[in-house]
């Protein structure tokens, strides 16, 4: 120049302010507690983010377990609570390289698809082209006849056409039924042969994808499975507004007592039933109609306002030591490290330390200025992805 893989991600130091949570002073209260203070101590991230996956936990379905649908994964093999993740290895592609990409199971179970272009795209095809015959025509050469014009007849080459072979070349397309190369042949072909290429069985080496060795097969078996589909595995469903618990006023549910106007029926009686009367209902009044209706105490039990938990001691952090190629386990030591509710985690100020600039100086430097990205916890954990000024350190090309 590169390439990988760790790491920080402004530092000290006042003063002021915020949140949480202990310690404690005055007030106020009969107390629970509540207000205003003091003080101690903790107080964002490598991504807190996107919610992409995998858990935990917490409720609802559900006898097990298997099948069927449906989604999901998809070389091997380890790791891991698990995972579409890490991690080591295999195959292919890429680069001089260090290293980097890869949805990387089945295409000789089925079914489909392969646009345009091309002659032909799936039990494949012949347009250009090559070749052999033949047929008609030029040419040339020979050989014969001759009346010296020319006839015959044989050979070779070309034009055109017809028929048959060909599948090498050309041309089409992502692809066109293995590749190069020698023989071969009219011309050509795995038509033969030798290398590689498939493809079969076998040995050997590997835990295993896979490798390698000799042999056999003259090539059959195009691509496409981010097209259905088979195949192996894997999945219940919602999600902290999940949930548990306490638990007011208000309406309104249920029980107990008490109280409950006139008439008329029925009843021994408690009490029921019609009517009238009251009271309440439209913005407001009359009228006229139409819904509603016992009243008051005490208790209960559900639900909402609110309060509490869930809730941070955990798949923990941090050092060493052991195992392992490594992810990663284990052992010891040790250390408590934010909670929360719409939501604290900030400001100045000096000293300073990258980077930017400016002045000065031949330079070494000196001075001044000016500066620090992304973004912010809201159950919590492991991962993927995206976002990021600038800076270090290691290994290696």
């Nucleotide at each position: 120049a590169g390439a990988c893989g760790g790491c920080c991600g402004g530092a000290c130091g006042g003063c002021c302010g915020c949140g949480g949570c202990g310690c404690u002073g005055c007030c106020a209260g009969c107390a629970a507690u509540g207000g205003c203070g003091g003080u101690g101590u903790c107080g964002a991230g490598g991504a807190a983010a996107g919610u992409c996956c995998g858990g935990g936990c917490u409720c609802c379905a559900c006898g097990g377990a298997a099948a069927c649908a449906c989604g999901g994964u998809g070389c091997c093999g380890g790791g891991u609570a698990a995972c579409g993740c890490c991690c080591g290895g295999c195959g292919g592609g890429g680069g001089c390289g260090a290293c980097c990409c890869c949805a990387g199971g089945g295409a000789a179970a089925g079914u489909g698809c392969c646009a345009c272009a091309g002659a032909g795209a799936g039990c494949a095809g012949a347009c250009c082209g090559c070749c052999a015959u033949c047929a008609c025509g030029c040419g040339c050469c020979g050989a014969u006849c001759u009346u010296c014009g020319g006839g015959u007849u044989g050979g070779c080459g070309c034009c055109u056409g017809a028929u048959g072979g060909c599948a090498a070349g050309g041309g089409u397309g992502a692809a066109a039924g293995g590749g190069u190369g020698c023989g071969g042949u009219a011309a050509g072909a795995g038509c033969g042969c030798a290398c590689c290429g498939c493809g079969c069985g076998g040995c050997c080496g590997g835990u295993a994808a896979c490798g390698g060795c000799a042999g056999c097969g003259g090539c059959a078996c195009g691509g496409c499975a981010a097209a259905c589909c088979c195949c192996a595995c894997c999945g219940g469903g919602a999600g902290c507004a999940a949930g548990a618990c306490c638990a007011a006023a208000u309406a309104g549910g249920g029980a107990u007592g008490g109280c409950c106007g006139c008439a008329g029926g029925c009843g021994c009686a408690a009490g029921c039933c019609u009517g009238c009367a009251g009271g309440g209902c439209g913005g407001u009044u009359u009228u006229c109609g139409g819904c509603c209706c016992g009243c008051c105490a005490u208790c209960c039990g559900g639900g909402u306002c609110g309060g509490u938990c869930g809730c941070g001691c955990g798949a923990g952090g941090u050092g060493u030591c052991c195992g392992g190629u490594a992810a990663c386990g284990g052992g010891c030591a040790u250390c408590c490290c934010a909670g929360a509710g719409g939501a604290a985690u900030g400001g100045c100020c000096g000293u300073c330390c990258a980077g930017c600039u400016c002045a000065c100086g031949c330079a070494a430097g000196u001075g001044g200025g000016u500066g620090g990205a992304c973004a912010g916890a809201a159950c919590c954990c492991g991962g993927c992805u995206u976002a990021c000024a600038g800076g270090c350190c290691g290994u290696c090309u």